[in-house]
């Protein structure tokens, strides 16, 4: 330099034909127990990497940039 994959909650990751952003773990509160752990309920937590474009409407489609991983030379 070229090709491909990826970037979504603190962490690991889902998210289809474009229409309210989710799960598990972790955290907080409550329930429960004589008490603790396990368990259950609820809550909080997001610039969907960044900048543009298309569209009534973009995490999703198109272009560019940055970063990560893999391959080729």
């Nucleotide at each position: 330099g070229c090709c491909g994959a990826g970037a979504u909650a603190g962490c690991u990751c889902a998210g289809u034909u474009g229409g309210c952003a989710g799960a598990g773990c972790a955290u907080g509160u409550c329930a429960a127990u004589g008490g603790u752990a396990a368990u259950g309920a609820c809550a909080a937590g997001g610039u969907c990497a960044c900048g543009g474009g298309u569209u009534c409407g973009a995490u999703u489609c198109c272009c560019g940039u940055u970063c990560u991983c893999g391959g080729c030379u």
The prediction has a mean pLDDT of 83. The RNA shown here (transfer RNA) has 73 nucleotides and comes from a Candidatus Saccharimonadota bacterium. The sequence was found in a public genome assembly. It matches the Rfam family "tRNA". By type it is a transfer RNA. Lineage of the source: Bacteria > Bacteria candidate phyla > Candidatus Saccharimonadota.